Context: one part of a larger RNA
Molecule: small-subunit ribosomal RNA, 5' domain
Organism: uncultured bacterium
Formats: sequence, C1' cells, structure tokens
RNA sequence: AGCGAACGCUGGCUGCAUGCUUAACACAUGCAAGUCGCACGGCUCGGGCAACCGGGCAGUGGCGGACGGGUGAGGAGCGCGUAGGAACCUGUCCUGUGGUGGGGGACAACCCUGGGAAACCGGGGCUAAUACCGCAUGUGUCCUGAGGGACAAAGCCGAGAGGCGCCACGGGAGGGGCCUGCGUCCGAUUAGGUUGUUGGUGGGGUAACGGCCUACCAAGCCUGCGAUCGGUAGCCGGUCUGAGAGGAUGGCCGGCCACACUGGGACUGAGACACGGCCCAGACUCCUACGGGAGGCAGCAGUGGGGAAUAUUGGGCAAUGGGCGCAAGCCUGACCCAGCAAUGCCGCGUGGGUGAAGAAGGUUCUCGGAUUGUAAAGCCCUUUCGGCGGGGACGAUGAUGACGGUACCCGCAGAAGAAGCCCCGGCCAACUUCGUGCCAGCAGCCGCGGUAAUACGAAGGGGGCUAGCGUUGCUC
Repeated sequence: AGCGAACGCUGGCUGCAUGCUUAACACAUGCAAGUCGCACGGCUCGGGCAACCGGGCAGUGGCGGACGGGUGAGGAGCGCGUAGGAACCUGUCCUGUGGUGGGGGACAACCCUGGGAAACCGGGGCUAAUACCGCAUGUGUCCUGAGGGACAAAGCCGAGAGGCGCCACGGGAGGGGCCUGCGUCCGAUUAGGUUGUUGGUGGGGUAACGGCCUACCAAGCCUGCGAUCGGUAGCCGGUCUGAGAGGAUGGCCGGCCACACUGGGACUGAGACACGGCCCAGACUCCUACGGGAGGCAGCAGUGGGGAAUAUUGGGCAAUGGGCGCAAGCCUGACCCAGCAAUGCCGCGUGGGUGAAGAAGGUUCUCGGAUUGUAAAGCCCUUUCGGCGGGGACGAUGAUGACGGUACCCGCAGAAGAAGCCCCGGCCAACUUCGUGCCAGCAGCCGCGGUAAUACGAAGGGGGCUAGCGUUGCUC
C1' cells in the first nucleotide's frame, strides 16, 4: 500500500460497485424453455339455418431445449496461453446454379376394450400431414475395376401480384473438431518407467489425421535438460505490490476448459455423450394397496447444516438480448430494476459570522494564577442533507415505463434531526493529577508495575483520523 474480509466500539445522507472465500453438504415450496393452428387430423366452447368464422385442449409434425444461467469438484493435461499447421464438419444467415414430376402404405389423436393402488402399460378398429416409403428426372454430387453404379424434394398462405417454405450442388461469413513448436507449481527422503507399450503392414472405425480399435510382424519408446510416482492447483486477459526487475494472486467483468447426486453408457440431432433428456448400477430422500413407483437448486429466491462470515421465498418484460411465429404475439429468475449490508470507493452534512465580563463549571496550582477557551451563552445570518407541500421527466424515432410520483425543479418551517474511534515511555505526533503498589494490569519490539508510574486504571488536557476508527488474518 492492498482485501469478496471478519471482530469490537460508533453510525446522518446520496451515487456507483460488491456480497457463502467454509459443506461440489442435504434440500420443503414457487418460478427459471418454450413456441408454431400460415405443416396436420381430431375433440371441445361460442356465433350462425347452413357453408363457415372465432377461441381453447391434448396428440402427430417443425424449430428450439447443445444458447443463455451456475459452479471449480476433477484435472499438471495440447487443459490453458501464444505462434503455427492439414486430414475435417457446420442447423439457422448471406451469395450463386439447377430443381420441386407421379404414386403408395402406415401410426398417434379418436372409438371399443383389458391390466394396475399409482406411475403408467397392453389388445382391436378408423384417419391427416411439411411424418414415413418406393418410382421418375440428374444441373450436379459421391463411388469406381473408367465399362459403369448410387443419390433428391413439401407444401402452406393470399382474390391476385406475390410471400414463406422444400430438394441437390458450389462459394462465403461466423462457429466447431484435430495436430504441432514454445511456455505453464512443489517434492529425488519418488530413479527407473512402459506391453497397445514404440514403429510397420492389412483391416475396421470417425466429419477428419492418428496405436483410435483389431490381427500379424519387428523390439522398440520415455528418462538426470528429472521420466515414473506423490502432493498441490481450474488456465488466461488481468489484479495487488514494487522505482523497476520481480514477488503474490486469478473474487467481480471478459475468453477458454471441466463438471451437473456418484459411476458408466449410448440414443436423437447440424451440434450432446446432453444441469432443469433417456438407460443401467450405487448412496440418499419420498409415495405405496408391498406387487411397484417418484426425485436430483454447482439456475433465481429460500431452508437446515457447516462457519469468524456473505442478502429478498421482491417488481417487470418498459429497455437490451435470446427461442418460436408471416404476423399479432407468447416464453425468458438472461436481463433491467427495487430491497438488505458503512463490505468498498467517491461526494456531502452535522452549521456560518460575531462574541472577553476571558462567565459558570471542570482540571491544575507556587493560591497570585494557568488552562478548557471564541469554546459556550448572547446577537446577526444561512438551509446543503433530512422533513412537509406542489410540479414532474430522459430512458420510447409512432404505440408501449417495472424503475416511479423516482431523478430533477419550485415552495415552506426551523440551527432545527445528524460524531465518533484510536492513541499520548522510545520507535511515533500528543502530559499532568489522582488511584494502585511486581497487585490489578499493559505489551508490535525494547520493555512498564515492588509508595511520587507521562508505560496499569480514571480524570483533565493534548495528538491522529473521521461516518468511521481500531484489532485480527492474508499478500507485496
């Protein structure tokens, strides 16, 4: 000098930040990811005589749930940082070329029916589609033994113009996967380690290179420039300190990584081995009719627990951004706000001027006085903040404002409501009196206290900082 601090005493007000560093301990409750009827059939409600129109519901289908949000357990690794590389993928978006022909069979919903306490599960029958499957075409793309072979599509809305889509193949943007050089903590009281191990050939696998996997062959490969083993740790931009070099650190914000009760696994998909998806195993909690089921806050709040210690079960989608939708719009604990906390930083206030009889009181005294001290009172004045009353935004280019009757402006009253903490032996700025008597106590170091203690306790006075001041812990 610094801090995500804590503790003690004290505490008036804005603004802006920050706020479980410990148990990646366990979690009640609510909310945090949906949306589309302009893909589709049905059920239902309302209007209508009807055709039909409008609303709702579950289902089929599409896109999204791989983003956003959390955490730091694990991991010493191409994980991260930096500089490069070649054997790759990429939904939506932009750009370009070409196409969108003709058929078919199902399954939910629904109806009938069965089982179950429930969660749910089964059988029979009907049906639509932008769901599914053949055929055609082949600009092209892929494979090839160079002859040839393989591969598409979907419609919807509109009176129309047209719009939104669909398929194949180029290019782009952005995103991602992979490889490499260099850098990246401590321990040698860890010295040898390794058998898919190191390389090759054939094969498999992947979007892709590769011992990634497999069979066979060879016997290699790493290591004192520290392999292996053990310990510790998310990495970085940065942050703190320091003249710098360096040391320490990685909270908030941004980038990357890893994880989602513990362990394992794949499915779907452009993308996951998937926090609020699935399956298996385990621990734990809950329900049960004992046969069997349900759950995963390291999302936002909140609870218990642990701890020196860390907040509201708040408001709003008004803005920014995201998902879906042609749109209207819906969803969004991302976000924007508000609440709590002197946790930090910045700013402001607790009044200003005048006022000597140097009042009273306190303290001290050599009893003359000195000091508190212009301090107070008194007189004159002001009104920041706060209070009360009135007006009242920007943020929103037209509509829409949670914040908020907030900021800000005007007016009113009245010095009115607002000062403490630590220290005073030396280091180190600030001294006297009393009490105590190696006691009680102080203390960062040196050291104080055993009868005159500037070092203990109190008082008066003084010094320092100030809505804070000290102490403790940690870093330089």